[in-house]
Formats: sequence, structure tokens, C1' cells
RNA sequence: UACCCAUCAAGAGCGACUGAGGGAUCUGGCCCGAUGACGUCGCAGCAACCGGCUCUGUGAGCAAGGUGCUAACGCCAGAACCGAUGGAGA
Repeated sequence: UACCCAUCAAGAGCGACUGAGGGAUCUGGCCCGAUGACGUCGCAGCAACCGGCUCUGUGAGCAAGGUGCUAACGCCAGAACCGAUGGAGA
């Protein structure tokens, strides 16, 4: 990180640091934020995409590993060869 495949209406918070914006982009809304948002780190948790194990099936379960995630339907609508995550591949 091109192309490809799958998913994106569920789920999951506490501290410390920082200090003003943030919710991917654009437009129109709406929402979060000095009662400290967003971000980083630590611990905890959620989930079951990969891998592993079990049952025995194109399925179900387990949860130490690899990620990922922990406001709101990808916040809503429209646009786009749009975005995010996992796998595979180069």
C1' cells in the first nucleotide's frame, strides 16, 4: 500500500499528560468540548476478522496470540474510482 474479498444499525471506561478544537473530505444540518473534548500513554474492557483449540460443519463454541475498537446508524442527508477495519496479495 494498487486491485480483490468480507464487514461497518450491536458491544465496550477509568486514570495521567496536553490544552482547543473535534465528529475522514466537501456542502447543509446536528452533536461533543476549559464540568478539559480530540490526541498520546498506562491499565481495564468489548468483539470474534486472522491464527489456535474443541464439537463435527461450509456451522457452533472457547478466548492465552495478531490486529482492531471503547459518543450518537460511517451522527443525518447528498457527492465521490469516498472512508474505516480485517484478510489476502504486491